Predicted 3D model of a 75-nucleotide RNA (transfer RNA) from a Patescibacteria group bacterium. The coordinates come from a structure-prediction model, not an experiment, and the mean pLDDT is 81. RNAcentral records the identical sequence in 2 taxa. It matches the Rfam family "tRNA". About the family: Transfer RNA (tRNA) molecules are approximately 80 nucleotides in length.
RNA sequence: GCCGAUGUAGCUCAGUGGUAGAGCAUUCCCAUGGUAAGGGAAAGGCCAAGAGUUCGAUCCUCUUCAUCGGCUCCA
Numbered sequence: 001g002c003c004g005a006u007g008u009a010g011c012u013c014a015g016u017g018g019u020a021g022a023g024c025a026u027u028c029c030c031a032u033g034g035u036a037a038g039g040g041a042a043a044g045g046c047c048a049a050g051a052g053u054u055c056g057a058u059c060c061u062c063u064u065c066a067u068c069g070g071c072u073c074c075a
Base pairs, nucleotide, nucleotide: 001071002070003069004068005067006066007065010024011023012022013021018055026042027041028040029039030038048064049063050062051061052060
């Protein structure tokens, strides 16, 4: 330099054109003589950034950024 994948809650991941969910973690409650485990509830993200298409974009298109992988060239 070229190609590809990934980017969504504190963490690990779903989702996929109709204003986003799970598990763990956090907070509260129940329960116990107490702790852990267990049960219930709450809070937490407008989806990497920008632009475009669309009535409507996390999703489609383009560009950029970050991480990872592969290939090539030079040293």